[in-house]
């Protein structure tokens, strides 16, 4: 230095294709049940979608630049 995937709550992800309320599993708070603890059940906190910029009525989403990771090539 050139290619390819990938960055989304603490964490492992999913949506992106076809733009239109940010969701799942674990965990974490709180009730429940239990003599208590686990098991299992109900609630609930928790996000500037890796940064900027553009297009658009509306971008995790698309379009452009940059950062990081991890691959392959030189």
């Nucleotide at each position: 230095c050139g290619g390819g995937c990938g960055g989304u709550g603490g964490c492992g992800c999913a949506g992106c294709u076809u733009g239109g309320c940010a969701g799942c599993g674990c965990g974490c708070a709180c009730g429940g049940u239990u003599c208590g603890g686990g098991u299992c059940c109900g609630u609930g906190a928790g996000g500037u979608c890796g940064c900027g910029a553009g297009u658009u009525c509306a971008a995790a989403u698309c379009u452009c630049g940059c950062c990081c990771g991890c691959c392959c090539g030189a």

Predicted 3D model of a 74-nucleotide RNA (transfer RNA) from a Bacillota bacterium. Model confidence (mean pLDDT): 84 of 100. Its Rfam family is "tRNA". By type it is a transfer RNA. RNAcentral records the identical sequence in 2 taxa.